[in-house]
The prediction has a mean pLDDT of 76.
The RNA shown here (FMN riboswitch aptamer (RFN element)) has 134 nucleotides.
RNA sequence: ACGCUUCGUAGGCAGGGUGAGAUUCCCGACCGGCGGUGUUCAGCAUCUGCUGUAAGUCCGCAACCCGCAUAAAGUGCGGUGGAUCCGGUAUGAAUCCGGAACCGACGGUACAGUCCGGAUGAAAGAAGGAGACA
Repeated sequence: ACGCUUCGUAGGCAGGGUGAGAUUCCCGACCGGCGGUGUUCAGCAUCUGCUGUAAGUCCGCAACCCGCAUAAAGUGCGGUGGAUCCGGUAUGAAUCCGGAACCGACGGUACAGUCCGGAUGAAAGAAGGAGACA
C1' cells in the first nucleotide's frame, strides 16, 4: 500500500384556518450531512504556542437526480447540483455579536425540507485496531 472493525445511519409542522379530504394549501412552528477556513469559547502551556471547539447560505465534497459503458448485480466514467444581506467590534470577520432575510433531491398523496417509500441502504468522511500477516 491493500484489506479489517466501529461510527457516520440523525434532526424537524406545536397551535390554528379553509376543505369531503391537506403534518402537502394559508397563518404560524421547527430542523440543519462531511472536510477546510475562522478575530469565538474552553483547557493546557507560558511568550506566543499546543489541544479541543465554532458557517445550512464562503471554498470544496457527498447524498439525490441525469447520461454513457456493461447480460445483470453492481461498478466505472461524465454531467447537473439550493440559499445572505445590513449594522457593530477589529489590523483583519462571507465565519464573532446584533438585526433582518433566504434555501432544502427523487417517487407517493390535496401541491411536502418536516408524513410514507427506495433506506435495517449508500457516500463524503471520522475514530480504532493490525502491521507485511490475512
Overview
Its Rfam family is "FMN riboswitch aptamer (RFN element)". On this family, see Vitreschak et al., Nucleic Acids Res 2002: "Regulation of riboflavin biosynthesis and transport genes in bacteria by transcriptional and translational attenuation". It was read from a public genome assembly, where an Rfam model found it.